[in-house]
RNAcentral holds the sequence, with entries from Rfam. The RNA shown here (transfer RNA) has 72 nucleotides and comes from Leptidea sinapis.
C1' cells in the first nucleotide's frame, strides 16, 4: 500500500429506516441453620467519533479512530 468484515449495558451477541433487548454477571427481597440452585424486583446503553440523508437512522451513505482476514 489494497479489498473486505467487526465496534451496541461488565462480558457474550440481538434488533424490517418507526426508537434499543437476550443470556451470563452485578445489586435487593424470597427460599436456607448458612450457602449454592430455584424464584421474584431492580440498576447499568451519549448504539466507537463526527458529519449527511430521512417526518424520523443502531440500521441507508461520506470522513476518521480501532481492530480482525486476506492479497501485495
Nucleotide at each position: 500500500g489494497a479489498a473486505u468484515g467487526g465496534u451496541u449495558g461488565g462480558c457474550u451477541c440481538a434488533a424490517u429506516g418507526g426508537a434499543a433487548g437476550a443470556g451470563c454477571g452485578c445489586u435487593c427481597g424470597c427460599c436456607c441453620g448458612g450457602a449454592a440452585c430455584g424464584c421474584g424486583a431492580g440498576a447499568a446503553g451519549u448504539c466507537g467519533c463526527g458529519g449527511g440523508u430521512u417526518u424520523g437512522a443502531g440500521u441507508c451513505c461520506c470522513g476518521c479512530a480501532u481492530u480482525g482476514u486476506u492479497c501485495a